[in-house]
């Protein structure tokens, strides 16, 4: 220097099933008022479509979801597992233009050893949960120093392209 195999622990990620929440919300039906507009992120235009057999809007009654996120169990793949930020490109949200929002994918650069608690901010229906930042102690690992016969213990500091073991040069 390279190859192989491993370790950390409320360890990481994915999938399936069940459950609660989402929510008595969106939507739908009926009645009343209303009287010409409505629909898909916004402006303008286009296409399609609904509407005097009554649009938008409002009130009442009846009916009534889903996705995302979460918990539990099982299974699978693993230990930069994985996650965050930035940039280019591609795709989607009826078509075009302008602006903007959201989602997904590839590549590149960069940050984070791990989980936990608290605070702030953001996302979210949310007091849930997740993400980022800061602080705190805990833990893994390495280095230095000290003690010890050894295992190991203590202190300080660093952190994953790191660490341990074996093999090859």
């Nucleotide at each position: 220097a390279g190859a192989u195999a491993g370790a950390g622990g409320c360890g990481c990620a994915u999938u399936u099933u069940u459950u609660a929440u989402c929510a008595g919300u969106a939507g739908g039906u009926u009645u009343u008022u209303g009287a010409a507009g409505g629909g898909g992120a916004a402006u303008g235009g286009g296409a399609c479509u609904c509407g005097a057999u009554g649009a938008a809007a409002a009130a009442a009654a009846c009916u009534a979801a889903a996705a995302g996120g979460a918990a539990a169990a099982a299974a699978u793949g693993c230990c930069g597992a994985a996650g965050g930020a930035g940039a280019u490109c591609u795709u989607u949200u009826c078509c075009c233009u302008u602006u903007u929002a959201a989602a997904a994918g590839c590549u590149c650069u960069u940050c984070u050893g791990g989980a936990c608690u608290u605070a702030u901010u953001g996302u979210a229906a949310a007091u849930a949960a997740c993400a980022a930042u800061a602080a705190g102690a805990c833990u893994g690992u390495c280095a230095u120093c000290a003690a010890g016969a050894u295992a190991u213990u203590g202190a300080u500091g660093g952190u994953g392209c790191g660490c341990u073991a074996u093999c090859u040069g």
Molecule: Lysine riboswitch aptamer
Organism: uncultured Garciella sp.